[in-house]
The RNA shown here (Lysine riboswitch aptamer) has 176 nucleotides and comes from Halalkalibacter oceani. The prediction has a mean pLDDT of 83. The organism belongs to Halalkalibacter, within Bacteria. The RNAcentral record of the sequence draws on Rfam.
RNA sequence: AAUUGGGGUAGAGGCGCAAGCGGAAUCAGUACACUUUUGGAGCGGUGGCAGCGAUGAGCAAAGUGGAAAGGUCUAUUGCCGAAGCGUGGAAUGAGCGCCAACUCAUCCAUAGCUGGGUCGCUGUUGAAGAAGCAGCGGACUGUCACUGCAUGGUGCAGUGGAGAACUAUUCUGGUG
Numbered sequence: 001a002a003u004u005g006g007g008g009u010a011g012a013g014g015c016g017c018a019a020g021c022g023g024a025a026u027c028a029g030u031a032c033a034c035u036u037u038u039g040g041a042g043c044g045g046u047g048g049c050a051g052c053g054a055u056g057a058g059c060a061a062a063g064u065g066g067a068a069a070g071g072u073c074u075a076u077u078g079c080c081g082a083a084g085c086g087u088g089g090a091a092u093g094a095g096c097g098c099c100a101a102c103u104c105a106u107c108c109a110u111a112g113c114u115g116g117g118u119c120g121c122u123g124u125u126g127a128a129g130a131a132g133c134a135g136c137g138g139a140c141u142g143u144c145a146c147u148g149c150a151u152g153g154u155g156c157a158g159u160g161g162a163g164a165a166c167u168a169u170u171c172u173g174g175u176g
Stems, first nucleotide, its partner, number of pairs: 002175010014080001016079004022074003032065006042052002046100004083114003086110004091106005115141002118138008143161008
């Protein structure tokens, strides 16, 4: 020189990932409120209670008025295990007028899984033919390794692996 272990910094993949108070569409002429009609006994989300109801509730129909949250897009911001899922834990909040159950959201931990987006099918959440999440499959794409062909640099093709990776650079230890 080279090689190998550990650490730091920077970078690439691309319809790339996440957030998004401000804005927009949708939610929806829905929920809800009032009036009228019908009707005639319970209604009250799942349970219990409060509360409402023959001075006529709930259901249904008509009329008048008429939302919001979640989800989506975007201004913008942070980033490249970005992030998502699973598992475990703790407290708070929402669904509801209260309590409980259940569900969801937020927080912490976790080398348990996934390189990435996209299309299709199935399931689930959802107002939804949007979108999210999970599983399976297809082609594509980035990266490295091996093989083959052509090679100045390197390119093409095939097969396979995984992000604890890959590339560049730097510090340190070992071999040399």